[in-house]
This is a predicted structure of a 93-nucleotide RNA (THF (Tetrahydrofolate) riboswitch aptamer) from a chicken gut metagenome.
RNA sequence: CAGAGUAGGGAAUACGCGUAAAGUGCCGCCGGAUGGGAAGUUGCCGACGGACGAAAAACCUUCGUGGUUUGCGGUGUGUUCCCGCGUCCGCUG
Numbered sequence: 001c002a003g004a005g006u007a008g009g010g011a012a013u014a015c016g017c018g019u020a021a022a023g024u025g026c027c028g029c030c031g032g033a034u035g036g037g038a039a040g041u042u043g044c045c046g047a048c049g050g051a052c053g054a055a056a057a058a059c060c061u062u063c064g065u066g067g068u069u070u071g072c073g074g075u076g077u078g079u080u081c082c083c084g085c086g087u088c089c090g091c092u093g
Stems, first nucleotide, its partner, number of pairs: 001093003008083009017073003026050003030046003036089003040085001056070005
């Protein structure tokens, strides 16, 4: 001098969940994790509280808080690909 690797993000895909509204997103507050080490937070996760708030349709039916299919949800998880630490030290060349 150059490079790799975190949390996590995007896309594709598989299997689910919800559609009897949970989840996602927003606000407040508390806590936690976060390249191998240290300190750290733009970002991430969780608990609690608050405000807001949705797309259903067809068919079957033993008529049920039932089933199937197609949709829908800023939906969950797995896999693959791509992206991905500002400071000091470390690692590779």
About this RNA:
The model forms 94% of the base pairs in the Rfam consensus. The sequence is in RNAcentral, with records from MGnify.